[in-house]
A computed fold for a 108-nucleotide RNA from a Cyclobacteriaceae bacterium, annotated as SAM riboswitch aptamer (S box leader). Taxonomically the source falls in Cyclobacteriaceae (Bacteria, Pseudomonadati, Cytophagia, Cytophagales). The sequence was found by an Rfam model in a public genome assembly. The prediction has a mean pLDDT of 81.

Formats: sequence, structure tokens, C1' cells
RNA sequence: CACUUAUCAAGAAAGACGGAGGGAUCGGGCCCUGUGAAGUCUUAGCAACCUUGGCAAACUUGGUGCUAAUUCCCAUCCUGGCGAGGUAUUGUCGGGUAAAGAUGAGUA
Repeated sequence: CACUUAUCAAGAAAGACGGAGGGAUCGGGCCCUGUGAAGUCUUAGCAACCUUGGCAAACUUGGUGCUAAUUCCCAUCCUGGCGAGGUAUUGUCGGGUAAAGAUGAGUA
């Protein structure tokens, strides 16, 4: 890197360095950011999976992860309501769903 599988509407900060970007991708939105972005380090916290003890649970040991906004929203396909119309179509508000992504565990 690839494959399989589970979860993704909850939850959780501050300091130092840094110095302009960031929110996964191409696109459209919308947001965060010199009242300091990304990144690195330290401490604190959250709690999804695996794991140690307990071996029933609570709790707990360690590993990874995470700490703006539903995976920030939309996009693929199916579908419901409402409106416009030359009844072709189109706008908007929902519902379901796929793909992709993120994280854990396992496999080769």
C1' cells in the first nucleotide's frame, strides 16, 4: 500500500515554538484563521477499538486514536411534499442509499 470488518448526529483543553494558511480529494457552498492557520513538542482531557488485572460488572494497565461546525453541507442512485410551467422540464425543502474518506482490529 491492499483486502476484510465495526463505528462515524455524542464527547474532550491549555502552553511553547512556528509564521499563513486550514476545514481529505476534483467542483460548488459555507466557515475557521496576525484577538495567530498548518506543523512539531509538553501537559491535560475525551472515550471508539484492541489489551492487562478483575474474570460478572464497575473500575483498571498498556497500545493506537481523537479534542470547531453531523465525515461542516452538497455531489451517485432511488424517492416524498410544496411551487412555477408552454405539463417538456425545472426550483426548493426532506427521507433512504452508494461511492469515497477517517479511526480501530484482523489477514497476506